[in-house]
RNA sequence: GAUUUAUAAAGAAGCGCUGAGAGAACAGGCUCUAUGACGCGCUAGCAACCCCUAAAACGGGUGCUAAAGCCUGCCCCGGUAAAGGUUACCGGGGAUCAAUAAACC
Repeated sequence: GAUUUAUAAAGAAGCGCUGAGAGAACAGGCUCUAUGACGCGCUAGCAACCCCUAAAACGGGUGCUAAAGCCUGCCCCGGUAAAGGUUACCGGGGAUCAAUAAACC
């Protein structure tokens, strides 16, 4: 890196270094950010998967610690409004993509 399966509206900080953007890709929004975001390190914490176990706890391997995967963009259903057979808005569901874990190539 490929494939398969599962998960997701919850939860979780401080210090140090760095110094300008960041929130997966593209786009439209909307948020965070020199009162230092993002990233890296240490400590702490959260608790999704795996291991240990009769089952747990403890422990271990990853993961995670702004906002629903921040919302939407693709499809379907319902409602409302205006229209006159379409458009807009609201709500619900699904798919795609991304992410994490495990197995396997």

A computed fold for a 105-nucleotide RNA from a Cyclobacteriaceae bacterium, annotated as SAM riboswitch aptamer (S box leader). The sequence was found by an Rfam model in a public genome assembly. Lineage of the source: Bacteria > Pseudomonadati > Cytophagia > Cytophagales > Cyclobacteriaceae. Rfam family: SAM riboswitch aptamer (S box leader). Its Rfam clan is "SAM clan". Rfam's curators write: The SAM riboswitch is found upstream of a number of genes which code for proteins involved in methionine or cysteine biosynthesis in Gram-positive bacteria.